Notes: A computed fold for a 694-nucleotide part of an RNA from Latescibacteria bacterium DG_63, annotated as large-subunit ribosomal RNA, domain II. The coordinates come from a structure-prediction model, not an experiment, and the mean pLDDT is 86. Its Rfam family is "Bacterial large subunit ribosomal RNA". Rfam links the family to the GO terms structural constituent of ribosome and ribosome. The full RNA is in RNAcentral, with records from ENA.

Context: one part of a larger RNA
RNA sequence: ACCGGCGAGUUACUUGAGUGUAGCGAGGUUAAGUGUCUAAGACAUGGAGCCGUAGCGAAAGCGAGUCCGAACAGGGCGUUCAGUUGUACUCAGUAGACCCGAAGCCAGGUGAUCUACCCAUGGCCAGGAUGAAGCGUAUUUAACAGUACGUGGAGGUCCGAACCCACUAACGUUGAAAAGUUAGGGGAUGAGCUGUGGGUGGGGGUGAAAGGCCAAUCAAACCUGGUGAUAGCUGGUUCUCCCCGAAAUAGCUUUAGGGCUAGCCUCGCGUAAUUGAGUGACGGAGGUAGAGCACUGAUUGGGCUAGGGACCCUACAAGGUUACCAACCCCAUUCAAACUCCGAAUGCCGUUCACUUGUAUCGCGGGAGUCAGCUCGUGGGGGAUAAGCUUCACGGGCAAAAGGGAAACAACCCAGACCGUCAGCUAAGGUCCCAAAGUACGGGCUAAGUGGAUAAGGAGGUGGGGUUGCACAGACAACUAGGAUGUUGGCUUAGAAGCAGCCAUCAUUUAAAGAGUGCGUAACUGCUCACUAGUCAAGUGGUCCUGCGCCGAUAAUUCUCGGGACUAAAGUCUGUCACCGAAGCUGCGGAAUUCUUCGAGGUUCGCCUCGGAGGAUUGGUAGGGGAGCGUUCCGUUGUAGGAUGAAGUCAACCCGGAAGGGUUGGUCGACGAACCGGAAGUGAUUAUGCCGGU
Numbered sequence: 001a002c003c004g005g006c007g008a009g010u011u012a013c014u015u016g017a018g019u020g021u022a023g024c025g026a027g028g029u030u031a032a033g034u035g036u037c038u039a040a041g042a043c044a045u046g047g048a049g050c051c052g053u054a055g056c057g058a059a060a061g062c063g064a065g066u067c068c069g070a071a072c073a074g075g076g077c078g079u080u081c082a083g084u085u086g087u088a089c090u091c092a093g094u095a096g097a098c099c100c101g102a103a104g105c106c107a108g109g110u111g112a113u114c115u116a117c118c119c120a121u122g123g124c125c126a127g128g129a130u131g132a133a134g135c136g137u138a139u140u141u142a143a144c145a146g147u148a149c150g151u152g153g154a155g156g157u158c159c160g161a162a163c164c165c166a167c168u169a170a171c172g173u174u175g176a177a178a179a180g181u182u183a184g185g186g187g188a189u190g191a192g193c194u195g196u197g198g199g200u201g202g203g204g205g206u207g208a209a210a211g212g213c214c215a216a217u218c219a220a221a222c223c224u225g226g227u228g229a230u231a232g233c234u235g236g237u238u239c240u241c242c243c244c245g246a247a248a249u250a251g252c253u254u255u256a257g258g259g260c261u262a263g264c265c266u267c268g269c270g271u272a273a274u275u276g277a278g279u280g281a282c283g284g285a286g287g288u289a290g291a292g293c294a295c296u297g298a299u300u301g302g303g304c305u306a307g308g309g310a311c312c313c314u315a316c317a318a319g320g321u322u323a324c325c326a327a328c329c330c331c332a333u334u335c336a337a338a339c340u341c342c343g344a345a346u347g348c349c350g351u352u353c354a355c356u357u358g359u360a361u362c363g364c365g366g367g368a369g370u371c372a373g374c375u376c377g378u379g380g381g382g383g384a385u386a387a388g389c390u391u392c393a394c395g396g397g398c399a400a401a402a403g404g405g406a407a408a409c410a411a412c413c414c415a416g417a418c419c420g421u422c423a424g425c426u427a428a429g430g431u432c433c434c435a436a437a438g439u440a441c442g443g444g445c446u447a448a449g450u451g452g453a454u455a456a457g458g459a460g461g462u463g464g465g466g467u468u469g470c471a472c473a474g475a476c477a478a479c480u481a482g483g484a485u486g487u488u489g490g491c492u493u494a495g496a497a498g499c500a501g502c503c504a505u506c507a508u509u510u511a512a513a514g515a516g517u518g519c520g521u522a523a524c525u526g527c528u529c530a531c532u533a534g535u536c537a538a539g540u541g542g543u544c545c546u547g548c549g550c551c552g553a554u555a556a557u558u559c560u561c562g563g564g565a566c567u568a569a570a571g572u573c574u575g576u577c578a579c580c581g582a583a584g585c586u587g588c589g590g591a592a593u594u595c596u597u598c599g600a601g602g603u604u605c606g607c608c609u610c611g612g613a614g615g616a617u618u619g620g621u622a623g624g625g626g627a628g629c630g631u632u633c634c635g636u637u638g639u640a641g642g643a644u645g646a647a648g649u650c651a652a653c654c655c656g657g658a659a660g661g662g663u664u665g666g667u668c669g670a671c672g673a674a675c676c677g678g679a680a681g682u683g684a685u686u687a688u689g690c691c692g693g694u
Base pairs, nucleotide, nucleotide: 001694002693003692004691005690006689011095012094013093015092016091017090018089019088020087021086022085023084024083027051028050029049033045034044035043036042037041055062056061065077066076067075068074098236099235101233105226106225107224108223109222110221116200117199118198119197120196121195122194123193124192125190127159128158129157130155134151135150136149137148138147139146163187164186165185167184168183169182170181171180202218204214205213206212239628240627241626242625243624244623249262250261251260252259253258263370264369265367266366267365268364269363270362275360276357277356278355279354280353281351282350283349284348290342291340292339296336297335298334300332301331302330303329305326307325308324309322310321311320312319373398374397375396376395377394378393379392380391381390382389403414404413405412418590419589420588421587423586424585425584429580430579431578432564433563434562438577440576441575442574443573444572445571451566457551458550461548462547463546464545465544466543467542468541469540470539478535479534480533481532482531484508485507486506489503490502491501514529518527519526591618592617593616594615595614596613597612598611599610600609601608602607629683631680632679633678634677635676641671648667649666650665651664652663653662654661655660
């Protein structure tokens, strides 16, 4: 890992609530006990007790009333409404209470054959080195002290095997090994190592102290028990079909991933009234969007002009000026969630109204689940007018929704799947090929593969429109020619001659020509422009609005619009017709639910069952309700059946809406149904489930 088996809402209660059902009914019912019998039981008996039939009051008590009260006031609770005992189911309570799962807590015991420390008694440490004290001799001293040479053999001394340790590296890491191997390393007469025997026990020991060690276990050992501890946590929870179908919110919570009540779902009963919902009409409240500046504030320019500053004047007082600041007021211009002279659309509330729907409303009762939501659009707050961000509100969707489109893609667009069908029509989106359907039609645009990502900004890209110049008295472009004189204007300067800079910018001759547009020179010279004529011959400039395009445009391993490919498109704008396209809609056949109606049967007259027709409905998680299938056992019954072959098992075929049922054949070799009922150890792909086999 696979296969097989096992594996989770059970049981109890003089418990409670509800529903169904049965008995009796103003009553209902026995419990223990006792008796009888065919004896784990049944039938009798047993009225103690319990519930109901009356309530109110703290109570005495009174009683259809009673309590408070002085009250023959008022108010509270009552006075109407059948119960009760079994039984089945659902839920709750108390119990382990659907199953598995802790880490832990406590009690009583078992452990020092590992290891820590201690006690007793033994054992072991090759060889080499160093050479303390003491002692001797010599020397020396007054005597000590001292010096030298010997002797001597001390030491948690040195080097280094055994022995002990474990510092480094590699290997090993399903190992040779649940801690090792190899090569190095440290101690090696000591606080040394070691044998044997003994001691200390779990909140205790022992510890040269690391929370270390106490039998591969230690911030409290192990075993058994309390024990099925508790687990607001995780996982798992087993057959089928039908109807309905949520929530992820509010309040409170030592509460925030848990709960309780409400909200939203479901089932039953009641209520039937213009109850609810929608649309229209009509009537209301309101201060948002917008707008506005009349208030509150903010705000720009100007005018007018208090107050202040500066300057002038001035002994003081007073006065004057002001491109300084500036209140009020006036004119023009703006802004506001906490401004409003104004003020929508929606939404909200209402109605003896109309239409649609047809109980959808409301009340009572049983059962829930939900309390992590997410995303998109819109209106706001927070943030940075960031976030697949966060927090509200309104709406849609996903959640709990499959199908078609968006290449792929919970949420976007279209559209809500009862089943079948080799029939049709459409939606979104599409119609050259991949790939179903137009290489469709009419008119434009785009040349960028723009289409098939983006801004400020930039540009004789190109289409359309407006406006304004010049132009057959010849414009624009090009070519030919001129572009002069006073004069090198004045100043400045080394120089300044149109052209470094400053000032001025006149006049003349002219068809025209600036005291000069740019290049150039050291300065001149030179080239050129403005301006003019000629040649030529019809349009040519400026500016504004607008369609489509261009640049701006860098992301890390080839490319790409889904791909191929596409250019009077297969791009884009506009108009038109056709077609494709879904589980949408329609046709045909079938099923179920529900409503209406018809017929038949039954009836406790409430209704129930069966059949026909018509309408509507049938996505679904948590969850509520309903109807069934199958397994084991019990009654029928060891009956029907069974060696002419039971159960089991394998296969094929048939039947049913599903769970399933049946027939035949093979195998097997002795059991064993169905109908109708009853009771449960009653259904497994999942619990890193348990056991077995392979």